[in-house]
Model confidence (mean pLDDT): 77 of 100. Predicted 3D model of a 97-nucleotide RNA (THF (Tetrahydrofolate) riboswitch aptamer) from a mouse gut metagenome. The sequence is in RNAcentral, with records from MGnify. Rfam family: THF (Tetrahydrofolate) riboswitch aptamer. Gene Ontology term of the family: tetrahydrofolate metabolic process.
RNA sequence: GCAGAGUAGACAUGUGCGCGUUAAGUGCCUGCCGGACGGGGAGUUGCCGGCGGGACGAAGGGUUAAAACCCGCGGUGCACAUAUCGCAUCCCACUGC
Numbered sequence: 001g002c003a004g005a006g007u008a009g010a011c012a013u014g015u016g017c018g019c020g021u022u023a024a025g026u027g028c029c030u031g032c033c034g035g036a037c038g039g040g041g042a043g044u045u046g047c048c049g050g051c052g053g054g055a056c057g058a059a060g061g062g063u064u065a066a067a068a069c070c071c072g073c074g075g076u077g078c079a080c081a082u083a084u085c086g087c088a089u090c091c092c093a094c095u096g097c
Base pairs, nucleotide, nucleotide: 001097002096003095004094009085010084012082013081014080015079016078017077018076019074020073021072028054029053030052031051032050033049034048035047039092040091041090042089060071061070062069063068
């Protein structure tokens, strides 16, 4: 000098267990606070989370005496598996040549 490995995390699909369907959640805008960001250091106008505010907005049906169960629906939550993406950036380090 060239090539490469590895993080948090994001996302898709599958499986399982839930939640909502009496509308929470998801997604969008915004205020405040906090957190994380390859092995080490620094770290953003990027990422994630918590608490508020705002706008928008929905798919129910079947069985049953009931409880409940079943089939759906929701840009639904969590866990696991697989695939993909992945240091914002800077310096150093690691592996191969």